[in-house]
RNA sequence: GACUGGGUCCUGGGCGACGAAACCCUAUGAACCCCGUCAGGUUCGGAAGAAAGCAGCGGUAAAUAGGAGGUUUCGGGUGCCCCAGGGGAGCCUGGUCUGA
Numbered sequence: 001g002a003c004u005g006g007g008u009c010c011u012g013g014g015c016g017a018c019g020a021a022a023c024c025c026u027a028u029g030a031a032c033c034c035c036g037u038c039a040g041g042u043u044c045g046g047a048a049g050a051a052a053g054c055a056g057c058g059g060u061a062a063a064u065a066g067g068a069g070g071u072u073u074c075g076g077g078u079g080c081c082c083c084a085g086g087g088g089a090g091c092c093u094g095g096u097c098u099g100a
Base pairs, nucleotide, nucleotide: 001097002096003095004094005093006092007091008090009086010085011084012083013082014081015079016078018075019074020073021072022071023070024067025066026065027064028063034059035058036057037056042051043050044049
């Protein structure tokens, strides 16, 4: 000096972490205007029974709090990640050849 490969650059696709939200689990959770069961008492009835139903108890809604893991969605100066294509101005690096 020449050739060539890779990185840096751009585009597309993919994967994984991070953050947020939702779903999931647990707990709390309605004086009455949620549900169920309704002691006592009340009402109807000659009676048998029936009706409504307070307190209490149980289960829940909206919501709140907590919790490992899993799934989904969104996000980006996320990742010395992977694949393909583009560019060849510059920089870094590897190989081969030639010359001094």
The prediction has a mean pLDDT of 75. A computed fold for a 100-nucleotide RNA from a Chloroflexota bacterium, annotated as Bacterial small signal recognition particle RNA. The sequence was found by an Rfam model in a public genome assembly. Rfam family: Bacterial small signal recognition particle RNA. It is annotated as a non-coding RNA gene.